[in-house]
RNA sequence: AAAUUAUCAAGAAAGGACGAGGGAACAGACCCGUUGACUCCUUAGCAACCCUUUAUUUAUUGAAAAAUAAAUAAUGAAGGUGCUAAUUGCUGCUCGCAACUAUGCGAGACAAGAUGAUAC
Numbered sequence: 001a002a003a004u005u006a007u008c009a010a011g012a013a014a015g016g017a018c019g020a021g022g023g024a025a026c027a028g029a030c031c032c033g034u035u036g037a038c039u040c041c042u043u044a045g046c047a048a049c050c051c052u053u054u055a056u057u058u059a060u061u062g063a064a065a066a067a068u069a070a071a072u073a074a075u076g077a078a079g080g081u082g083c084u085a086a087u088u089g090c091u092g093c094u095c096g097c098a099a100c101u102a103u104g105c106g107a108g109a110c111a112a113g114a115u116g117a118u119a120c
Stems, first nucleotide, its partner, number of pairs: 003118006013043005021032003026092003044084003049080002051076001053074009088112001093108006
């Protein structure tokens, strides 16, 4: 890199370095940016995917005690990731409603992407 699976409307910033673009890709609008963005480093924070602890249920093993595994609920934040502008920043396709060349609201789908876990 590719595979399977879960989530993606909430949350959380300061300092330092660099110096011109950035918001993944296409189109459109919009936004951030020399009052220094993006990126990198440090520290801090957020969240709770993995995880910690406890309880219940089920399954397996066991003579029993119990052990292991899974699911659910609660709990915590030590550790592994992740994240800390705008919903994956918005729209793009279909349907419904309002409006009636515009547009707004709601529902759904496809594709792509991000992150975690698992396995190779």
Molecule: SAM riboswitch aptamer (S box leader)
Organism: Nonlabens antarcticus